The prediction has a mean pLDDT of 85. Predicted 3D model of a 518-nucleotide part of an RNA (small-subunit ribosomal RNA, 5' domain) from an uncultured bacterium. Its Rfam family is "Bacterial small subunit ribosomal RNA". Rfam links the family to the GO terms structural constituent of ribosome and ribosome.
Context: one part of a larger RNA
C1' cells in the first nucleotide's frame, strides 16, 4: 500500500499481491545490419535462343510470305524486395522481486605506489604481402520427434603464418629525482615477441597499436547498523611465515612445508528476526516507529552446483550437470521454466486490462531510410488517497397540509415546502477544437482538454451519534429478558445508555468500524 459495513454525482493528480521467492494455459517483452559475406529466390531492364502465329501483301484458292502477339530458358545488370546462413554489434542496459544476507552487505569518510574499462573523446604511427578452411547449397544417409551423420563445393571485416613497428610486452643491468615502507617517475641500453580489413565511392564509414581523457566497474580500511547470557567459550585453512599457483589486481585466494597461533564480558560463538540507504509517519524538539510509491546500492531468477563465449556474466526470456514438478513420445528418447507487461488457478480480509502507441522522452542495431522496444507514453477498472465541484439562489407566516408531542391551550418540524423572480457549476445536446512537433515528414492520448451556443431547478446525500468522558432530548416497546459497551458502565415497570420514531448534533460523496505508528 489498507480492509469490512453503509451509502455513492462529476473531475484532476497519485496509487493498487503487504498473503504462496506457489503452480502457470496463451499472446507479446532483443534485436538488428544487404554500406562485412557467399548462394538462393522475387520484380524490372538488355542481349540472344527456342516456341506461337494476328492483321497485310499474293494466289493456279492447296498454299507462300509477312511478322504483332504468347510461353520458355540462359546470360548481364539493377533493387527502399524475401526469408535462412557465415560474419558484426547488442542479447552483462533496460524491466521484476526482496527468497537469502546482520556481511565491508548496505550508509558515511578515505585509500589503490595492488587493479580492469567495448562503445565515446584526444594525440601519435600504421595499413604491405599471402595461405588453408568451413556454414550456406547438392547429393546420399539416420530418428516419432528434437535433432543430426558421411561426401562434395563456394565468401568474407570469419580463421591462420610471413613482413613491418615505437616512447608497447618479457628477460638483464644503470644513472638522477621523489616518496610513510613495499616502491614510484624520468632518462639512456642490450636482447627477444607480438598488429592490421576492408565496405559504398565528391567524400565518408570502419581496422591496427600506443598514450592520455572520460564513464562504468573492482578490491581495501576507519566509524556506523535488530533481539537473546535461559547461547560462554568458539576456531584446523583455523592464525601468522617461506615457497608455489591463480587472478585485472591485493590476500590463505588455493597448495606444499614451517611455527602455533587467531578471536571473546569492549559479548566471540549459537540462536531468532530482517535487504541498506535518501526518506516517510510523528512529535515544539530530543526521539520513536518505518523502508510502499520515486531514487542509489545489494542479493536473486523453479532448488543446488559448474564453467564457456566475452571489455563487461559466472548470465531473468544464454548453455552443461543434477534434483523436484508439468507437458510430448513411435517408449529409444525429448521439451519447458511469468520474482519481464496483460492473463489463468491457488492462498487470502483484500490488490486492476490477455487494451493503444512507438507520436514524445530514452535504449539496441545501422552510413542513413528505418527496424526493434508491454521500458515508456497514453487510455481501461478501484471513492483505494489527496485536492477541487455539484446536488441551487432570492423571496416567501395562511407559520397550510402531515408527522411527533402534549398540562388538549399549546408546541416543534419551520422559511423548511408550496407559490413567485432568478441562475446554469457539472451532467445531458449542437457547433469549433488544440499545445505536446526545436528544419521537413510523424499526434497513440483524442474530435480529448479547452471554447461558443440553446435549453431544463431539473439527473446528483448519505452515514455515525445524542449517560459522562463529548457536540446533541422526547415519546413508546422492553422488563437484569432482548441487548448496549472504548473506560466508567446501563436494562429487575416511567431506561435521555437496549429498539423504533420523532427532534438534534457532527461530518459529508463519504460516513463509521477494525489493525497499526507517533
Nucleotide at each position: 500500500g489498507a480492509a469490512c459495513g453503509c451509502u455513492g454525482g462529476c473531475g484532476g493528480c497519485g496509487u493498487g499481491c503487504u498473503u504462496a521467492a506457489c503452480a502457470c494455459a496463451u499472446g507479446c517483452a532483443a534485436g538488428u545490419c544487404g554500406a562485412a559475406c557467399g548462394a538462393a529466390g522475387c520484380a524490372u531492364u538488355u542481349a540472344g535462343g527456342a516456341u506461337u502465329g494476328a492483321a497485310g501483301u499474293u494466289u493456279u484458292c492447296g498454299g507462300a510470305u509477312g511478322g504483332a502477339u504468347u510461353u520458355c530458358c540462359u546470360a548481364u545488370a539493377u533493387g527502399a524486395c524475401u526469408g535462412a546462413g557465415u560474419g558484426g554489434c547488442g542479447g552483462a542496459c533496460g524491466g521484476g522481486u526482496g527468497a537469502g544476507u546482520a556481511a565491508c552487505g548496505c550508509g558515511u569518510g578515505g585509500g589503490g605506489a595492488a587493479c580492469c574499462u567495448g562503445c565515446c573523446c584526444u594525440a601519435u604511427a600504421c595499413a604491405g604481402g599471402g595461405g588453408g578452411a568451413u556454414a550456406a547449397c547438392a547429393g546420399c544417409u539416420g530418428g516419432a520427434a528434437a535433432c543430426g551423420g558421411c561426401u562434395g563445393c563456394u565468401a568474407a571485416u570469419a580463421c591462420c603464418g610471413c613482413a613491418u613497428a615505437a616512447g608497447c610486452g618479457c628477460a638483464c643491468a644503470g644513472a638522477a629525482u621523489c616518496g610513510c615502507a613495499u616502491g614510484a617517475u624520468u632518462c639512456a641500453g642490450u636482447g627477444u615477441g607480438a598488429a592490421a580489413a576492408g565496405c559504398c565511392c565528391u567524400g565518408g564509414c570502419a581496422g591496427u597499436a600506443u598514450a592520455g581523457g572520460a564513464u562504468g566497474g573492482u578490491c581495501c580500511c576507519g566509524c556506523g547498523u535488530c533481539u537473546g547470557a535461559u547461547u560462554a567459550g568458539c576456531u584446523g585453512g583455523u592464525u601468522g611465515g617461506u615457497g608455489a599457483g591463480g587472478u585485472a589486481a591485493c590476500g590463505g585466494c588455493u597448495c606444499a612445508c614451517c611455527a602455533a597461533g587467531g578471536c571473546g564480558a569492549c559479548g566471540a560463538u549459537c540462536a531468532g528476526u530482517a535487504g541498506c540507504c535518501g526518506g516517510c509517519u510523528u512529535g515544539a524538539g530530543a526521539g520513536a516507529g518505518u523502508g510502499a510509491a520515486c531514487g542509489g546500492c545489494c542479493a536473486c531468477a523453479u532448488u543446488g552446483g559448474g564453467a564457456c563465449u566475452g571489455a563487461g556474466a559466472c548470465a531473468c526470456g544464454g548453455c552443461c550437470c543434477a534434483a523436484a514438478c508439468u507437458c510430448c513420445u513411435a517408449c529409444g528418447g525429448g521439451a519447458g521454466g511469468c520474482a519481464g507487461c496483460a492473463g489463468u488457478g491457488g492462498g487470502g480480509a483484500a490488490u486492476a486490462u490477455u487494451g493503444c502507441a512507438c507520436a514524445a522522452u530514452g535504449g539496441g542495431g545501422g552510413a542513413a531510410a528505418c527496424c526493434c522496444u508491454g521500458a515508456c507514453g497514453c487510455a481501461g477498472c478501484g471513492a483505494c488517497g489527496c485536492c477541487g465541484c455539484g446536488u441551487g439562489a432570492g423571496u416567501g407566516a395562511a407559520g397550510a397540509a402531515g408527522u411527533a408531542u402534549u398540562u388538549c391551550g399549546g408546541u416543534a418540524u419551520g422559511u423548511a415546502a408550496a407559490g413567485c423572480u432568478c441562475u446554469a457549476u457539472c451532467a445531458g445536446c449542437a457547433g469549433g477544437g488544440a499545445a505536446g512537433a526545436a528544419a521537413a515528414c510523424a499526434g497513440a492520448c483524442g474530435g480529448u482538454a479547452c471554447c461558443u451556443g440553446a435549453c431544463u431547478a431539473a439527473g446528483a446525500a448519505g452515514c455515525c451519534c445524542c449517560g459522562g468522558c463529548u457536540a446533541a432530548c422526547u415519546a413508546c416497546g422492553u422488563g437484569c429478558c432482548a441487548g448496549c459497551a472504548g473506560c466508567c458502565g446501563c436494562g429487575g415497570u416511567a431506561a435521555u445508555a437496549c429498539g423504533u420514531a420523532g427532534g438534534g448534533g457532527g461530518c459529508a460523496a463519504g460516513c463509521g468500524u477494525u489493525a497499526u505508528c507517533c